[in-house]
RNA sequence: CCGCGGUAGACGGGGAACCGGCGGUACCCUGUAACCGGCAAUCCGCCAUAGCCGGGUCGAUGCCCUUCCGAGGCUGUGUUUUCUCGGUAUCUGUAAUGGCAAGUGGUGUUUGACGGACCGUCUCCUACGCAAUGAGACGGUGCGAACCUGGUCAGAGCCUGACAGCAGCAGCCAUAAGCAUAUGCUCUCAUGUGCAGUAGGGUCAGGUGGUCCUAGCUAACUGCCAUUGCGUGAGCCGGGGAAUCCUGUCGGAGAAGGGUCCGCGG
Numbered sequence: 001c002c003g004c005g006g007u008a009g010a011c012g013g014g015g016a017a018c019c020g021g022c023g024g025u026a027c028c029c030u031g032u033a034a035c036c037g038g039c040a041a042u043c044c045g046c047c048a049u050a051g052c053c054g055g056g057u058c059g060a061u062g063c064c065c066u067u068c069c070g071a072g073g074c075u076g077u078g079u080u081u082u083c084u085c086g087g088u089a090u091c092u093g094u095a096a097u098g099g100c101a102a103g104u105g106g107u108g109u110u111u112g113a114c115g116g117a118c119c120g121u122c123u124c125c126u127a128c129g130c131a132a133u134g135a136g137a138c139g140g141u142g143c144g145a146a147c148c149u150g151g152u153c154a155g156a157g158c159c160u161g162a163c164a165g166c167a168g169c170a171g172c173c174a175u176a177a178g179c180a181u182a183u184g185c186u187c188u189c190a191u192g193u194g195c196a197g198u199a200g201g202g203u204c205a206g207g208u209g210g211u212c213c214u215a216g217c218u219a220a221c222u223g224c225c226a227u228u229g230c231g232u233g234a235g236c237c238g239g240g241g242a243a244u245c246c247u248g249u250c251g252g253a254g255a256a257g258g259g260u261c262c263g264c265g266g
Base pairs, nucleotide, nucleotide: 001266002265003264004263005262006261009058010057011056012030013029014028015027020047021046022045023044024043035055036054037053038052039051062260063259064258065257066256067255068254072250073249074248076246078245080243081242082241083240084239085238086237087236088235090234091233093230094229095228096227097226098225099224100223102222103221104220105218106217107216115213116212117211118210119209120208121207122206123205124201125200126199127198128197129195130194131193132191133190134189135188136187137186138184140181141180142179143178149174150173151172152171157166158165
């Protein structure tokens, strides 16, 4: 150095997450010449020799180790930009209300405003008057009593020798209570009624009329101030997301260097 048989080992790796930890499935990155079946996220399997079970292939030029580079992931009160949410003794816009009166307008100084003073009057209260309406009384007219109202009382009755007398139903006349009716310069009472009626009171408030004082008054518009509501953008404060750069950390692929088993035969 070659051949044969074996062994170690290999048949993908990494990140994040989960977890006491490790590995696997599901997610992401990378990558392929990267075996097969079974298990698994309200998981699956293990325990520093840290997937397990069964089968297969390759096999020490194929694996292992170190370094460099670096896709990508993770990390941060970090940088810059941007989006979004919330807040506000800030600025701004807008609406309402209140105030001011500089400007415009209105109104007023012969017709005198606003405000004030005095007087009267009304709204208010009390009593009364007149009217209206209603009720009742009284008066007018008519009707109105089997007997217990009056008058007259036929007949009948009582009494008497007789005349005379007595009581008296019906009828007729009249009337009481009562009923009906029309009505009254009548009386009484009442009233969610009317009065350009009378008298008195009250004068707080409001209206109105008169007299006097006097030159401003008003607040529609602009403007200014305040309060409250709403909206938008800006400022500031805070929370969250994204991108970017940076820090730290892990790190596929790739590159470089190093290491490399046993037996037999030639």
Molecule: Bacterial large signal recognition particle RNA
Organism: Planctomycetota bacterium